Small-subunit ribosomal RNA from an uncultured bacterium, 1393 nucleotides, folded computationally.
Its mean pLDDT, the model's own confidence on a scale to 100, is 83.
Rfam family: Bacterial small subunit ribosomal RNA. Its family is annotated with structural constituent of ribosome and ribosome in the Gene Ontology.

């Protein structure tokens, strides 16, 4: 970073850092300095890595020389042969040294093997160094060599001769050695001196005559062996090992101790502080990494160790049990003549092979070091160079300045331009490290040999002169050219520095984690900037960090992972006051040691660096000594405050073991009695007339113990309840007394330890697993209902677990208060303030993540034991231990996944609770669903049946007017600046009209008429063309604005400061009454605003005033068949404009108030008067790119555009939403009244004529309070008399009227005929609470008409019923669980695929 819709905790995962003997990708210009088979201690061709002394030896095989012989050619001087070790030297041999150093690798080993500190009086040491002796006589072989066999070879046998610093013997004799005695001395076995006695041993020559060499003895160095303290993986799912095993006496062996080996004795030895077993590992200096503590590591270098094909024995030798020595066995490999031999790279190169992977069969002994040698010198694959790899680290350069026309040119945007890239190039000037080319070239090299000299102390300094370089054509220097030869890699969503365009579209793909990608991807590819780091960069293993995530430093365990179910106690860990001693812990001084290297620091040296040198420190260890004595430990002797004991009261559902006792149940006998019981939500099964239930009597059984009972009581815990007796145990509390730290925890260990369970044997009343049966259900192996057996209940074993919980381990101190109760004491008093010991509540400091804990801690401390380390897998699986068994205890791993969890907050839900509302139910009253048509939708046809809208929130919806048009949809004709608008160039002309033709038509073709202003340059307006903006009802409402729908006209939703909280958040907004209302009033750590409610606003009911025409007409006057017709009027109605009115204001009652309530009063109206406008913060990725705008994407002779037909009007069916009805509260026919709003000039039409009618003709009025459209229901009279009817009116037939270019597809109205479903309508479901529902008409909007039964609105006639909130459905407030937050239409469990 990562678990949530935010906190906060715990917690795991992941990342950023640093490392590396590294591999892989991509890339590379050069240097120094380092490193380079981590796998197969797999097998190895081939060379090479140990020889060396002739100044020890006998010799002479092949090399040179010299002399001398003898032959042979022959120019008598020369060449060749042959011989003689004579000489320089030697192959082999014989004898010294030396191969036991150096070099490789880590098999093995858990070990005295390693590292640290001792110790050896229990030991060895060639060659070196020091001192002492001392060298004298002899003797016998062997090997080469010769000869001569065996063998393919490898090698060997046999005769014979010979030499030595080989090899043997005498002598000489020690301080060497064994034994004894004495003194000193010390560490136990001894040591040293002095004395006696014994016994053994020696030798080699060689020379330059100076010396080298040799024995022998003591002595140092040096390297070695052996003992021992202390440290030195990992598993207990390894608990017991062990007979030479422990140890002792005595032989043997050894350099030397030791059961090392042997014989006899005893029986020990090791081990919970982990022995045996197994596994896995060389072990340290060191390395890496960490702040440290520590964690990992062990490659290079150095110590140490163990190996040399596996495995075992020795032999030589100072030194081995021996990498390039031997013997034996196994594998393996070669070679063979098949009989028989050879061989050992884990030296140094180098093959194969394994692997992701690790280099050249290279040069020199020149310098360092070694072997042998006097001594040149020889050998050295140790070394020292060089070669190969960017495999690290370090260094260096790929230039530098100046340069704005901010160039081309990529790329990006808001696109005439802008920004970047970018001072970057280009140009201009400067340098030359690097690089190439010439040339020149020190140091290691003052060494070593050799020869000469000088000094003394005769083998060392010093000087002289020769002489020696593998690296090396080097470093390195100078001079010559010329920016000249030289840059990449990975990232760019967050964590992590660095953004944008295109592509692609849950595909290709990326990813350390979280996650990115389903058309606007800074997560995927490309690119163009950019960002990090550079001859590199990444990516990948592995390790430390970070992770305080194993916590010594420095962690936890009430709910997150974690206290054992409980006590007794072993062992082991801790321990009260006070003295006195010791010095083991502890503290300081002081010595010894902690190799070197390596880390720090300081100096130096390579131009610097890294890298080397060189001086400090350091090494935190261990041993030693030598002081101190506070602490802890030990030792002695005390004390009483811890424990415990003693006296004396108390208490208890505390344990055992008897006896007792009543009530209920059940059964059995008896008597009464009759038809039922019984049981459920309802019912069956079950029992009953063979007499049940239900009553009364008696009598029997088991088993629990009502009331009393309670956050009582007692007990380690589990658990414990009628009454009573014995028996044991416990606690408490009071005064004294006594013991004198006897104390607390407690691994193992041992007991105890619910309920099931099991094993014997009783018992069995009720209850009830398993089991029948009966209901319930889809189904019910459940739950409810009848039976019913284990068991449940003794006894006496076993088990050994439980949410065995205060989810809290014991123990001890310390740390503020209120309040209840229980046993005691104090006090006696129906009182109280007191004190001990239990059991509750609440709370202060503290503490916790928070809930909460809070003297009964989960505070502060000490101690001791347990247990946790991310979730799953899993308390599984194997081992094991126990158990009759059942199962109990201990108890992993592959694998998976990124969270799993705690606590708490806001939401949301909940067939959770409380409050409350709402035509939400209940009460009505009318319809829907069933019929006919309309009208919309689904399907399903079509060429097309454009498109959208789809649960409430689509569905008589967008559409308030689809016959063309509209129209977007199909068929077909056409046209490309295009059907509209604008800019610009050029031409040409008016534009128009009329008429004729072609065509379905758009569209074309002739003809005829027609000429604006002018500054005379042109303009204006068309038209054609050319070109720049077009057009798209195409797509994406999941990229938008804007409008709208719904919750909801529901009461909420929120802020600011204050305060609470660690924090999300709370608080205010909660809580009481109230209201339609978060209305409001009172309380209140909150005190106040905002949006919302209400009010303001419109209309409507009253009134009033003002003002009367188109409106009214009481009054007066005229007049008419009649009428406000006419003068006049403003009284009324009404018109329309100001105002009044209604606030619980009055009263009565209730209430603290707010407010309620009433047949109250007044009042046109009463408690919001009705009605409307008005819709908070937000929900639904809600609708709508086809109202309109708009980003991206798409189409451009088309997905633009005209036009002409069809289509949206189809029809098996399915659904919404309506109309008309099924009649009589109606139909029919006559007759007779009343409205309100609204409309009207392409209109509305009185009127009058025509026609059965729609309608037509004809004529006024009205641009409207004026004329006009214009009323049905009702009401009154007659008809019909319950029928498919005089009901109903679909449908289908004639005929027409009307609108338009046109009614065929697909108009409405009239007339006349026709007369179809249908008899109130299943399950369900909708509206409505008053002028409502019902019920009647009229009106307008869109319109040429009109498919209008739809929409919006008008007014007339005018109802029931609400007990009331249990239920349903929707909200709202508070509360409550929650594993939900995409939020219950959720999460999730199991099973199948």
């Nucleotide at each position: 970073g990562u678990u949530u819709g935010a906190u906060c905790c715990u917690g795991g995962c992941u990342c950023a850092g640093g490392a590396u003997g590294a591999a892989c990708g991509c890339u590379a210009u050069c240097g120094g300095c380092a490193g380079g088979c981590c796998u197969a201690a797999c097998a190895c061709a081939u060379g090479c890595a140990a020889g060396u002394c002739g100044a020890g030896g006998g010799g002479c095989a092949g090399c040179a020389c010299a002399a001398g012989a003898a032959g042979a050619g022959u120019u008598u001087a020369c060449u060749c042969u042959u011989u003689u070790g004579g000489u320089g030297g030697c192959g082999a041999c014989c004898g010294g040294c030396g191969c036991a150093c150096g070099g490789g690798u880590g098999c093995g080993u858990a070990a005295c093997g390693c590292g640290u500190a001792u110790g050896c009086a229990a030991c060895c040491u060639a060659c070196c160094c020091u001192g002492a002796a001392c060298a004298g006589g002899g003797g016998g072989a062997u090997a080469a060599c010769a000869c001569u066999g065996g063998g393919a070879a490898a090698c060997u046998g046999g005769u014979a001769c010979u030499a030595a610093u080989a090899c043997c013997c005498c002598a000489u004799a020690a301080c060497a050695u064994u034994c004894g005695a004495g003194a000193a001395g010390g560490c136990a076995u001894c040591u040293u001196c002095u004395u006696g006695a014994g016994u053994u041993a020696a030798a080699a020559a060689c020379u330059c005559c100076g010396g080298u060499g040799g024995u022998u003895c003591a002595g140092g160095a040096u390297g070695g062996g052996c003992a021992u303290g202390c440290g030195u993986u990992g598993u207990a799912u390894u608990a017991g090992g062990u007979a030479g095993u422990u140890g002792g006496u005595g032989g043997g062996g050894u350099a030397a101790u030791g059961g090392c080996u042997c014989a006899c004795c005893a029986a020990g030895c090791c081990u919970a502080c982990g022995a045996u077993a197994c596994a896995u590992a060389g072990g340290g200096g060191g390395a890496c990494u960490g702040a440290g503590a520590g964690g990992u590591u062990a490659c290079c270098c150095c110590c140490c160790c163990a190996c040399a094909c596996u495995g075992g024995u020795a032999c030589u030798g100072a030194g081995a049990c021996a990498c390039g020595g031997a013997c034996c066995a196994c594998a393996c490999u070669c070679c063979u003549a098949c009989g028989g031999g050879a061989g050992g790279c884990a030296g140094c190169a180098g093959u194969g092979a394994g692997g992701a992977a690790u280099a050249u069969u290279g040069g020199u002994c020149a310098a360092u070091g070694g072997a042998c040698g006097c001594a040149a010198g020889u050998c050295u694959g140790a070394a020292c160079c060089a070669g190969c790899c960017a495999u690290g680290c370090c260094g260096c350069g790929u230039g530098c300045a100046a340069g704005a026309a901010g160039a081309c040119g990529g790329c990006u945007c808001u696109a005439u331009g802008a920004g970047u890239u970018g001072u970057a190039a280009a140009c201009u000037g400067c340098u030359u490290u690097u690089a190439u080319a010439u040339a020149g070239g020190g140091a290691u090299a003052a060494a070593u040999u050799c020869g000469g000299g000088u000094a003394c102390g005769u083998g060392u300094a010093c000087u002289c002169g020769a002489u020696u370089g593998a690296a090396g054509g080097u470093a390195c220097u100078a001079u010559a050219u010329g920016a000249a030869u030289a840059a990449g890699g990975a990232c760019c969503g967050g964590c992590u520095a660095a953004c944008u365009c295109c592509g692609u579209g849950c595909c290709a793909g990326c990813a350390g984690c979280c996650g990115c990608g389903g058309u606007a991807a800074u997560a995927c590819g490309g690119a163009g900037g950019g960002u990090c780091c550079a001859a590199g960069c990444g990516u990948u293993a592995u390790c430390c960090g970070g992770a305080u995530u194993u916590a010594u430093u420095g962690g936890g365990u009430u709910u997150a992972a974690a206290g054992g179910g409980u006590g007794c106690g072993u062992a082991g860990g801790c321990g009260g006051c006070a003295c006195a001693g010791u010095a083991a812990g502890u503290u300081a001084g002081c010595g010894g040691u902690g190799a070197a290297a390596u880390c720090u620091c300081g100096g130096g040296g390579c131009u610097c660096a890294a890298c080397c040198c060189u001086g400090a420190a350091a090494c935190u260890g261990c041993c030693g000594u030598u002081a101190a004595a506070a602490c802890u430990g030990c030792u002695g002797a005390g004390c009483u405050a811890g424990a415990g004991a003693u006296u004396a009261g108390a208490u208890g559902c505390u344990g055992u073991g008897g006896g007792c006792g009543g009530a209920a149940u059940g059964u059995g006998u008896a008597g009464u009695g009759u038809a039922g019981c019984g049981g459920u939500g309802a019912a069956a099964u079950g029992c009953u007339u063979a007499g049940a239930g239900a009553u009364u009597a008696c009598a029997c059984a088991g088993a629990a113990c009502a009331c009393c009972g309670a956050u009582u009581g007692c007990g380690a815990a589990g658990g414990c309840a009628g009454c009573u007796c014995a028996c044991a145990a416990a606690u408490c509390u009071a005064c004294u007394u006594c013991u004198g730290a006897c104390g607390u925890u407690g691994a193992g260990g041992c007991a105890c330890g619910a309920a099931a369970g099991c094993g014997u044997g009783g018992g069995u009343a009720g209850c009830a697993a398993a089991c029948a049966g009966g209901a319930u259900u889809a189904g019910a192996u459940a739950c409810c209902c009848u039976g019913g057996u284990a068991g449940u209940c003794c006894a006496c074993g076993c088990a050994g677990u439980a949410a065995a919980c205060g989810a809290u381990g014991a123990u001890a101190g310390c740390u503020c208060g209120u309040u209840g109760u229980c046993g005691g004491c104090g006090a006696u008093a129906c009182a109280c303030a007191g004190u001990c010991g239990g059991u509750g509540a609440c709370u202060u400091a503290g503490c916790g993540a928070a809930a909460g804990c809070g003297u009964u801690a989960a505070g502060c401390u000490a101690u001791c034991c347990a247990c946790c380390u991310g979730g799953g897998g899993a308390g599984u699986a194997c081992g094991u231990u126990c158990g009759c068994a059942a199962g109990a205890a201990u108890g992993a791993a592959a694998c998976u996944c990124a969270a799993a969890g705690g606590a708490a907050u806001u939401g949301a839900c909940g067939g959770g609770g409380g409050c409350c509302c709402g035509c939400a139910c209940a009460a009505g009253c009318g319809g829907a669903g069933g019929a006919a048509c309309a009208u919309g939708u689904g399907g399903u046809u079509u060429a097309a049946u454009u498109c959208g809208a789809u649960g409430a929130u689509a569905c008589g919806c967008g559409a308030g007017g689809a016959a063309c048009c509209u129209u977007a949809c199909c068929c077909g004709g056409g046209c490309u600046c295009g059907a509209a608008c604008g800019g610009u160039g050029c031409a040409u002309g008016a534009a128009u009209a009329u008429a004729c033709g072609a065509g379905a038509g758009a569209u074309u073709g002739u003809a005829u008429a027609g000429u604006c202003c002018u500054u005379c340059g042109g303009g204006a307006c068309a038209u054609g063309u050319a070109u720049c903006g077009a057009g798209g009802u195409g797509c994406u409402g999941c990229a938008u604005g804007g409008u709208u729908g719904u919750c909801g006209u529901c009461a909420g939703c929120u802020c600011g400061u204050g305060c609470c909280g660690u924090g999300a958040g709370g608080u205010g907004u909660c809580g009481g009454c109230u209201u339609a209302a978060g209305u409001g009033c009172c309380a209140u750590a909150a005190c106040g605003a905002g949006c919302g409610c209400a009010a303001c606003c419109c209309u409507u009911g009253u009134c009033a005033u003002u003002a009367g025409u188109u409106g009214c007409c009481a009054u007066c006057a005229g007049g008419u068949c009649a009428a406000g017709c006419u003068g006049g009027g403003g009284a009324c109605u009404u018109u329309a404009a100001u105002g009044a009115g209604a606030c619980u204001g009055c009263c009565a009652c209730c209430g603290u108030a707010a407010g309620g309530u009433g047949u109250g009063a007044g009042g046109a109206a009463g408690g919001g008067g009705g009605g409307g406008a008005u819709g908070a913060c937000g929900u639904c990725a809600a609708a709508u790119c086809a109202g309109c705008a708009c980003g991206g994407c798409c189409c451009u002779u088309a997905u633009g555009u005209c036009c002409g037909g069809g289509g949206c009007g189809a029809c098996a069916c399915a659904c919404g939403u309506g109309u008309u009805a099924c009649a009589a509260u109606g139909g029919g026919a006559g007759g007779u009244a009343c409205a309100g709003a609204g409309g009207g000039c392409a209109g509305c039409u009185a009127u009058c004529c025509g026609g059965u009618g729609a309608c037509g003709g004809a004529a006024u009025g009205c641009u409207a309070a004026u004329c006009u459209c214009c009323a049905a229901a009702a009401c009154c009279u007659u008809u019909c008399u319950c029928a498919g009817u005089u009901c109903g009116g679909a449908u289908u037939g004639g005929a027409g009227u009307c609108u338009g270019c046109a009614a065929c597809u697909c108009g409405a109205c009239u007339c006349c005929a026709u007369g179809a479903a249908g008899g109130u309508g299943g399950a369900u479901u909708c509206g409505c609470u008053a002028g409502u529902a019902a019920u009647c008409g009229c009106g307008c909007a869109u319109c040429a008409g009109c498919c209008a039964u739809g929409g919006c609105g008008c007014g007339g006639u005018g109802a029931a019923u609400a007990c009331g909130u249990u239920c349903c459905c929707g909200g709202g407030c508070c509360u409550u669980g929650u594993a939900c937050a995409a939020g219950c239409c959720g999460c999730c469990c199991g099973u199948c695929a």